[in-house]
RNA sequence: UUCUUAUCAAGAGAGAUGGAGGGAUUGGCCCUAUGAAGUCUCAGCAACCAGCCUAAACUAGGCAAAGGUGCUAAUUCCAAUAGGUUUAUAACCUAGAAGAUAAGAA
Repeated sequence: UUCUUAUCAAGAGAGAUGGAGGGAUUGGCCCUAUGAAGUCUCAGCAACCAGCCUAAACUAGGCAAAGGUGCUAAUUCCAAUAGGUUUAUAACCUAGAAGAUAAGAA
């Protein structure tokens, strides 16, 4: 990097450093000198893998949070493609695409 599977409506931030961007892309809409990204320290959330227990069977349920990841503005911030609902402008629903994360494979 590609493929497969699962999840994405919940949850959880302070300090230091830094000095203008950030929220994947595009459009919108937001955040940001009352300090963006990045880096470091400490803390927290969750429970994918690993661990333990039970059932019984390769799956399901539960426990814990010391290990490997991940995450800590806004539903993945909203939409993007197709279809549908409501009386319209507008609001909403379903599936998909794209993306993120984990685990496995090449």